RNA sequence: GGCGUGCUCCGGGGUCGGUGCAAGUCCGAACCGGCGGUGACAGUCCGCGACCCGAGGCCGGCCCUGGUGGCAGGCCGAGGUUGAACCGGUGGAAUUCCGGUACCGACGGUGAAAGUCCGGAUGGUAGGCGCACGCC
Numbered sequence: 001g002g003c004g005u006g007c008u009c010c011g012g013g014g015u016c017g018g019u020g021c022a023a024g025u026c027c028g029a030a031c032c033g034g035c036g037g038u039g040a041c042a043g044u045c046c047g048c049g050a051c052c053c054g055a056g057g058c059c060g061g062c063c064c065u066g067g068u069g070g071c072a073g074g075c076c077g078a079g080g081u082u083g084a085a086c087c088g089g090u091g092g093a094a095u096u097c098c099g100g101u102a103c104c105g106a107c108g109g110u111g112a113a114a115g116u117c118c119g120g121a122u123g124g125u126a127g128g129c130g131c132a133c134g135c136c
Base pairs, nucleotide, nucleotide: 001136002135003134004133005132006131007130009128010127015029016028017027018026030116031115032105033104034048035047036046037045043103044102052080053079056076057075058074059073061071062070063069064067085101086100087099088098089097107119108118109117
């Protein structure tokens, strides 16, 4: 230095005005951008994660006529679903930088429709720093 195992810690940002009885949800303007990769720095390239669905597996609980039975629940989970960018410039190299103009954003809630408010979430997670042990 590489690989493996275990552990600690960390691990998502963003609003004003107008209308209105009422809107951080509408209208106008503004603002925000997880993780790994990449010939060079990425919300829009290639992948991953969060939400949702879920074959299957595990766990205990309850019910009965006690079985290859029924019911509801918790955990894990292959897999599925999952948005959006072009033009010009520089350069050896950039859909990543510079200039210009665009575009996108889970679910539930709400006196009125939400990327920005509230909630699940003091959660989970891609992964990152570090430590220990083992192997090469």

Background: Predicted 3D model of a 136-nucleotide RNA (FMN riboswitch aptamer (RFN element)) from Aeromicrobium choanae. It was read from a public genome assembly, where an Rfam model found it. Model confidence (mean pLDDT): 83 of 100. It matches the Rfam family "FMN riboswitch aptamer (RFN element)". Rfam links the family to the GO term FMN binding. From the family's description: The RFN element is a highly conserved domain that is found frequently in the 5'-untranslated regions of prokaryotic mRNAs that encode for flavin mononucleotide (FMN) biosynthesis and transport proteins. This element is a metabolite-dependent riboswitch that directly binds FMN in the absence of proteins. In Bacillus subtilis, the riboswitch most likely controls gene expression by causing premature transcription termination within the 5' untranslated region of the ribDEAHT operon and precluding access to the ribosome-binding site of ypaA mRNA.The FMN riboswitch structure, reported in present an FMN-bound six-stem junction, adopts a butterfly-like scaffold, stapled together by opposingly directed but nearly identically folded peripheral domains. Taxonomically the source falls in Aeromicrobium (Bacteria, Bacillati, Actinomycetota, Actinomycetes).